[in-house]
Notes
The prediction has a mean pLDDT of 78. A computed fold for a 181-nucleotide RNA from Couchioplanes caeruleus subsp. caeruleus, annotated as FMN riboswitch aptamer (RFN element). The same sequence occurs in records of 2 taxa. The RNAcentral record of the sequence draws on Rfam and Ribocentre.
RNA sequence: ACGCGCUGGCGGGACUCGGUGAAAUUCCGAACCGGCGGUGAUCCUCCCUUUGCGGGGAGGUAAGCCCGCGACCCGGACGUCGCUCUUCGGCGGACGGUGGACCUGGUGAGAAUCCGGGGCCGACGGUUGAUCGACCGGCACACGCCGAUCGGUCAGACAGUCCGGAUGGGAGACAGCGCGC
Numbered sequence: 001a002c003g004c005g006c007u008g009g010c011g012g013g014a015c016u017c018g019g020u021g022a023a024a025u026u027c028c029g030a031a032c033c034g035g036c037g038g039u040g041a042u043c044c045u046c047c048c049u050u051u052g053c054g055g056g057g058a059g060g061u062a063a064g065c066c067c068g069c070g071a072c073c074c075g076g077a078c079g080u081c082g083c084u085c086u087u088c089g090g091c092g093g094a095c096g097g098u099g100g101a102c103c104u105g106g107u108g109a110g111a112a113u114c115c116g117g118g119g120c121c122g123a124c125g126g127u128u129g130a131u132c133g134a135c136c137g138g139c140a141c142a143c144g145c146c147g148a149u150c151g152g153u154c155a156g157a158c159a160g161u162c163c164g165g166a167u168g169g170g171a172g173a174c175a176g177c178g179c180g181c
Stems, first nucleotide, its partner, number of pairs: 002180007010172001016030004032160001033122002035069004043060007064120002073097003078092005102118005124164003128155007136147004
């Protein structure tokens, strides 16, 4: 160095201006963001070799849309807790499923990665107003006004970036310890 085991912390970015509107970081115009591993003709440093051109090697660096992975969502063997038991419900969960997006010109031996141009993508839940009813609270005491919750009706506004699950999970990179070799 490599393999196995254990431990530790680390491990995602982004709404600014204008327009419409009662209401928009959600729509429209412009702007803004890009997890992890691999690949890789970029670029940088160094080493070996060569008279030289050149050749070889090491380290660092290089893809949102090329190949995979993670997150979200669905199912779930099994485990565990509640229940007298079944059912049912809560929590965890191997594993399985679903799961977005690229063209074009140039250079060149070669471009899915380089350079130029144009384009595209981004989980789930939440989000506004009017009015009626019920109930509650506050203020008034003119039997009105204001606010909250639930329900009905009408209209509406649609999130990569806001809020929430999430002080969570996590691909993975690294460090330490033990054992093996």